This is a predicted structure of a 331-nucleotide RNA (Bacterial RNase P class A) from a marine eukaryotic metagenome. Model confidence (mean pLDDT): 75 of 100. It matches the Rfam family "Bacterial RNase P class A". The family's RNA type in Rfam is ribozyme. RNAcentral holds the sequence, with entries from MGnify.
RNA sequence: GUAGGUCGGACGGCCGCGCCGUAAAGGUGAGGAAAGUCCAGGCUCCGUAGAGCAGGAUGCUGAGGGCAACCUCAGAUAGCUUAUUAGCUAUGGAAAGUGCCACAGAAAACAUACCGCCCACCGCUCAUUGAAGAGCAGGGGCAAGGGUGAAAAGGUGGGGUAAGAGCCCACCGGCGGAAGGGUGACCUUCCGGCCAGGCAAACCCCGUCCGGAGCAAGACCAAAUAGGAGGAGAAGGAAGCUGCUCGCUGACUCCUCGGGUAGGUCGCAAAGAUAAAUGGUCGUCACCAGCCCGAAAGGCUGGUACAGAACCUGGCUUAUAGACCUACCUU
Numbered sequence: 001g002u003a004g005g006u007c008g009g010a011c012g013g014c015c016g017c018g019c020c021g022u023a024a025a026g027g028u029g030a031g032g033a034a035a036g037u038c039c040a041g042g043c044u045c046c047g048u049a050g051a052g053c054a055g056g057a058u059g060c061u062g063a064g065g066g067c068a069a070c071c072u073c074a075g076a077u078a079g080c081u082u083a084u085u086a087g088c089u090a091u092g093g094a095a096a097g098u099g100c101c102a103c104a105g106a107a108a109a110c111a112u113a114c115c116g117c118c119c120a121c122c123g124c125u126c127a128u129u130g131a132a133g134a135g136c137a138g139g140g141g142c143a144a145g146g147g148u149g150a151a152a153a154g155g156u157g158g159g160g161u162a163a164g165a166g167c168c169c170a171c172c173g174g175c176g177g178a179a180g181g182g183u184g185a186c187c188u189u190c191c192g193g194c195c196a197g198g199c200a201a202a203c204c205c206c207g208u209c210c211g212g213a214g215c216a217a218g219a220c221c222a223a224a225u226a227g228g229a230g231g232a233g234a235a236g237g238a239a240g241c242u243g244c245u246c247g248c249u250g251a252c253u254c255c256u257c258g259g260g261u262a263g264g265u266c267g268c269a270a271a272g273a274u275a276a277a278u279g280g281u282c283g284u285c286a287c288c289a290g291c292c293c294g295a296a297a298g299g300c301u302g303g304u305a306c307a308g309a310a311c312c313u314g315g316c317u318u319a320u321a322g323a324c325c326u327a328c329c330u331u
Base pairs, nucleotide, nucleotide: 001328002327003326004325005324006323007322009285010284011283012282013281014280015279017029018028019027020026031306035317036316038315039314040313041312042311043214044213045212046211055210056209057208058207059206060075061074062073063072064071065070076091077090078089079088080087081086092205093204097203098202099199100198101197114146115145116142117141118140121139122138123136124135125134126133154172155171156170157169158168159167173195175192176191177190178189179188180187181186218266219265220264221263228257229256230255231254232253233252239249240248241247286304287303288302289301290300291299292298
C1' cells in the first nucleotide's frame, strides 16, 4: 500500500432522567450504522371466480444458501490497470419503432464538403492540321489528406484511377448462414454478401415476477351534548308561568337500546411512548495534540469519530477520528 475482518475509550464514585416495582430497596436503559426509508418479510385491516388492460419491480451464465429481498462461489464477454496464471468496472435488446447526441464542426445519421485533391466530361484561352496538345478552374468529379469533436459513415496494406472510393483483392473487426464444442452465458472453423455510429439510469421491445394500504395498521372499553331506533304517556292537554284554583302560552315528556366522538387500554418487546428518557460531573488509567523541560523521566492544558431507537425482523446504500488482527505486495 491492497484486500478481508474486529473494536468504536475502560473502570469506579456522586448527582439527575425514562421504564418496571403500591412504595422503599432494587433492577433496567442506544447503534454498527439506531440514519436514508431504497428493497423484502412478519403483523393488521380491506379486497380477491377467471381472463385482459394499465402500472410497478427485475435482467450475462451455472451452482448453492434464503419465505423473499439479497448474499456467496465458479465462470462468460467487453473495457481499463506493466503490482498481470492477477485485480477493478460493466452486463437482455440499438438490424421492431420513436426520440436525443451540448460546444465545436461542412456534416452528429434519408449524410455532407471549410481547407484540400483532380481536369476524364462540359465550358473558356492559346497552339496545331505531318495534328489530335498545353493551360484555367466557371460548371463538374472526389472524400485520400488536413481541420472540428467524447464520437465522423469499417481498419491496415496492395491493386486501381484524372483524382479517388469495398471500386477490386488479402488480413482483421462486424453481420448472416452452416458445422462442431460447452449444462449454459459463449467459443472455434468454414461459407456468403460487402458494412451496419453512440445512448435503453430516453420512451420502448422481450423474458420473469407482482392485489391495496400501513402501528396515525388495527382490536377492545367508553362519557357529556346532539341526533337515531324501540316502548310507554300525551289535543280527553305535555311542559312552563305557579304551591293550589282560574287564566295565558300551546307540544312534547319518560324509559330502554345501539352506533360514533372525547378519553382510556391493548397492539408493544430483557430500552421504549409521549414530541418522546438513555445525561452531567469527578477520580484513575489508555490514546492523540500543544506547551514546559538539554535529553529521558515527569508535569500542565485541551481533545477522543460518525451519530441518536419510536411496531418488529432481514438486506442494500450512505457517514465514521482512531486502534487492533489476518493474508499478500513494495521500499